[in-house]
Molecule: transfer RNA
Organism: Myxococcota bacterium
RNA sequence: GGCCCUGUAACUCAGCGGUAGAGUGUCUCCCUUACAAGGAGAAAGUCCCUGGUUCGAAUCCUGGCGGGGCCACCA
Repeated sequence: GGCCCUGUAACUCAGCGGUAGAGUGUCUCCCUUACAAGGAGAAAGUCCCUGGUUCGAAUCCUGGCGGGGCCACCA
């Protein structure tokens, strides 16, 4: 330098045009003498940034940025 994959909740990930979810964690309540386990509920997201397409974009397209990989080049 070229190509490919990837970026979504605190963490690990799903969602591939119809307006965002799960598990873990956190908080509250129940249970217990108490703790753990278990049960019920809650909070938490500018979907990396930017512009575009569309009635509508996390999703498709352009250009960036971060992470990973393959190939090439350089002395």